[in-house]
RNA sequence: UUAAGUUCUCAGGGCGGGGUGAAACUCCCCACCGGCGGUAAGAGCGAAAGCUUGAGCCCGCGAGCGCUUUCCGGAUUUCCCGGAAAGGUCAGCAGAUCCGGUUGAAUUCCGGAGCCGACGGUCAUAGUCCGGAUGAAAGAGAACGAAC
Numbered sequence: 001u002u003a004a005g006u007u008c009u010c011a012g013g014g015c016g017g018g019g020u021g022a023a024a025c026u027c028c029c030c031a032c033c034g035g036c037g038g039u040a041a042g043a044g045c046g047a048a049a050g051c052u053u054g055a056g057c058c059c060g061c062g063a064g065c066g067c068u069u070u071c072c073g074g075a076u077u078u079c080c081c082g083g084a085a086a087g088g089u090c091a092g093c094a095g096a097u098c099c100g101g102u103u104g105a106a107u108u109c110c111g112g113a114g115c116c117g118a119c120g121g122u123c124a125u126a127g128u129c130c131g132g133a134u135g136a137a138a139g140a141g142a143a144c145g146a147a148c
Base pairs, nucleotide, nucleotide: 005144006143007142008141009140010139016030017029018028019027031128032127033117034116035061036060037059038058042053043052044051045050056115057114064093065092066090067087068086069085070084071083072082073081074080097113098112099111100110101109119131120130121129
């Protein structure tokens, strides 16, 4: 310096005010929030090399639901219903950005105006409350680590 691998740690934010109502953190008005990796001309630090930071809506990924497979129970018996486990390829729910400015170059910078947000629950419809979840995980970090 460090391959494969092993172990450990970490890994999500947000309803404040008003209105209506029997009831709303769920509706309406004004608010508030933005996982991980990549890209990056801005910003900060530095004498320099360089370091840090920089996109919710550009590219990709993740959890959830669905889907598929297996198992268990029920049933009107392969098909339907309920539950559990596994898979992650399938990508269906599954998402959302434009205008102006600068520039050689920006959907990333600056200015403005917009838009989006799993499933189940609930005296009333939820990105913000409660629940699965003291879970899982994109990934981040540390230790060990052959050979040279």